Predicted 3D model of a 102-nucleotide RNA (SAM riboswitch aptamer (S box leader)) from a bacterium.
Model confidence (mean pLDDT): 83 of 100.
Rfam family: SAM riboswitch aptamer (S box leader). Its family is annotated with regulation of gene expression in the Gene Ontology.
[in-house]
RNA sequence: UUCUUAUCCAGAGUGGUCGAGGGAAUGGCCCGAUGACACCACAACAACCACCCGAAAGGGCAGGUGCUAACUCCAUACACCGCAAGGUGUAUUAGAUGAGAG
Repeated sequence: UUCUUAUCCAGAGUGGUCGAGGGAAUGGCCCGAUGACACCACAACAACCACCCGAAAGGGCAGGUGCUAACUCCAUACACCGCAAGGUGUAUUAGAUGAGAG
């Protein structure tokens, strides 16, 4: 970096360093000098892989990843409900993460 596949309405922060942007992209809406984002330390959350128990369903476990503002923060199409604002369901694109393959 490409492909396949599963999941994405749950969950979980303190301290230090730095100093102006950040939330993928566009629009919106938010977060941010009461210090965001990032990095480091420790802690937490989580069962995808590994491992253990089990006939299975499932349970345990933090070793490998991941993750710790907002549903993936929201957005599109169709159907239904609603006077409307809007809501619900299904499907898709893009993205994130795991596992497998190249």